[in-house]
RNA sequence: ACAGCAGGAGAGAGCGCCCAACAAGGGUGCCGCCGAAGAAGUAACUCUUUCAGGCAAAAGGACUGCUGU
Numbered sequence: 001a002c003a004g005c006a007g008g009a010g011a012g013a014g015c016g017c018c019c020a021a022c023a024a025g026g027g028u029g030c031c032g033c034c035g036a037a038g039a040a041g042u043a044a045c046u047c048u049u050u051c052a053g054g055c056a057a058a059a060g061g062a063c064u065g066c067u068g069u
Stems, first nucleotide, its partner, number of pairs: 001069007012031001014030006032055003038051001039049003
């Protein structure tokens, strides 16, 4: 460094409209918000910015431990 397993936070299932319509769910516009993929800045970073990403679950997830090469 790579692979596998385990753990893994933060922030509105916000409001309006459309499809559907008991609804769930999906799309879209607007406002608010998060910082732990990535990206940029920085002598340096779990620092700053938030372009991307994210704000039910799922997925993703820095980082940590164990095993193997």
Molecule: Glycine riboswitch aptamer
Organism: uncultured Halodesulfovibrio sp.